Annotation: Large-subunit ribosomal RNA, domain IV from a Patescibacteria group bacterium, 316 nucleotides, folded computationally. The coordinates come from a structure-prediction model, not an experiment, and the mean pLDDT is 86. It matches the Rfam family "Bacterial large subunit ribosomal RNA". Gene Ontology terms of the family: ribosome and structural constituent of ribosome. The full RNA is in RNAcentral, with records from ENA.
Context: one part of a larger RNA
RNA sequence: UCCAAUCUAGGGAAUUCGGCAAAUUGGCCCCGUAACUUUGGGAUAAGGGGUGCCUGCUCUUUGCGGAGCAGGUUGCAAUAACAAGGCAUGUCCGACUGUUUAAUAAAAACGUAGGUCUCUGCAAAUUCGUAAGGACGAGUAUAGAGGCUGAUACCUGCCCAGUGUCGGUAUGUCAAGCUCCGGUUCAACGGAGUCAAGCACCGAUAAACGGCGGGGGUAACUAUGACCCUCUUAAGGUAGCGAAAUUCCUUGCCGCUUAAUUGGCGGCCCGCAUCAACGGUCUAACGAGAUAUGCGCUGUCCCAGAUUGGAGCUCG
Numbered sequence: 001u002c003c004a005a006u007c008u009a010g011g012g013a014a015u016u017c018g019g020c021a022a023a024u025u026g027g028c029c030c031c032g033u034a035a036c037u038u039u040g041g042g043a044u045a046a047g048g049g050g051u052g053c054c055u056g057c058u059c060u061u062u063g064c065g066g067a068g069c070a071g072g073u074u075g076c077a078a079u080a081a082c083a084a085g086g087c088a089u090g091u092c093c094g095a096c097u098g099u100u101u102a103a104u105a106a107a108a109a110c111g112u113a114g115g116u117c118u119c120u121g122c123a124a125a126u127u128c129g130u131a132a133g134g135a136c137g138a139g140u141a142u143a144g145a146g147g148c149u150g151a152u153a154c155c156u157g158c159c160c161a162g163u164g165u166c167g168g169u170a171u172g173u174c175a176a177g178c179u180c181c182g183g184u185u186c187a188a189c190g191g192a193g194u195c196a197a198g199c200a201c202c203g204a205u206a207a208a209c210g211g212c213g214g215g216g217g218u219a220a221c222u223a224u225g226a227c228c229c230u231c232u233u234a235a236g237g238u239a240g241c242g243a244a245a246u247u248c249c250u251u252g253c254c255g256c257u258u259a260a261u262u263g264g265c266g267g268c269c270c271g272c273a274u275c276a277a278c279g280g281u282c283u284a285a286c287g288a289g290a291u292a293u294g295c296g297c298u299g300u301c302c303c304a305g306a307u308u309g310g311a312g313c314u315c316g
Stems, first nucleotide, its partner, number of pairs: 001311008010302002014300001019297001027051005036041001038151001052073009074078001086295007093287002098110002114149007126135003153281003157212003162209002164205005171200003177194006213231005240274001241271001252268006
């Protein structure tokens, strides 16, 4: 010097991207326990008190034991060692338990119950196999398969023009074949007619793929614009939420939090570029998730010091 530990006056996060690490807390008994809530929870919430040993006594027990009262007593300390939650409050995401990148990612990713759409009447649909033959299933639409969403609660707006899917189809188009005509010794070949699916055409369908405007004017201060005009579209973004895990300008503006805040929370809304099962918005509980704050606690730091055991050095 390095590694692993132990202790440290006064301060107590001033450290740092960030309390990372460490410390605090801790068992059992008694008291006590808020908001919120899906009434189950939250909850060991929080916050207090006690705890060893001896003597006597009371209650209880078949017994072992258990609960308690009074007095005494040792120690710095009695769950004296070991074992053994720090707590609280906002916000975001995901409902939850669960699963995952064996060896850099455990998560907000995957899954999930629930929701919804499509296909499928059984010798089913889907699927493996060239086939025989299998899975689904010794099941039968309260079933099976596939897609999307992701508990519950309140909801899920408008658009079928494009793409897709489904249905229809008088007519048009339309291959081979067939018929007829021409042609040829026979053929080849040429022409016409007939003609399936498909396409055209007509409808339906968005919890199918997807999409959801611009300009100008206007109210008796100003500002704003319920209102009007106009271009245009298939329809012009509804309810909600909103500087957001989404906001470029931006450290937006206002308030709270701080001595001081590009942070956090609440509010606002001309949303560069939110938006409704690519789900929208709330939400108790849950989380080795993300972020902010407070209390406690501490060698993280002020600012270092001391101690213990190893390594480091030499030889083998």